A computed fold for a 76-nucleotide RNA from a Planctomycetota bacterium, annotated as transfer RNA.
């Protein structure tokens, strides 16, 4: 230094053609069981990677930009 993917809940990840952001795991709480676990209910957690742009509206489309993972290329 090019190119390709990828950044949404505290973790891994879903979100259809641009129309109300979601799920398991985790965490508080609370049935239930002679305890604990296990089940099973309910509840809180989102600046959707930052900054603009376009739209009546953008996790969704375009730019740049930053991390992050991959190819290539350079030197040698």
């Nucleotide at each position: 230094u090019c190119c390709c993917c990828g950044a949404u809940a505290g973790c891994u990840c879903a979100a259809u053609c641009g129309g109300c952001a979601g799920a398991g795991c985790g965490a508080g709480c609370g049935a239930c069981u002679g305890u604990u676990a296990a089940u099973c209910g309910c509840u809180a957690g989102g600046u959707u990677g930052u900054u603009g742009g376009u739209u009546c509206g953008a996790u969704u489309c375009c730019a740049a930009c930053u991390c992050g993972g991959g190819g290539a290329g350079c030197c040698a």
The coordinates come from a structure-prediction model, not an experiment, and the mean pLDDT is 81. The sequence was found in a public genome assembly.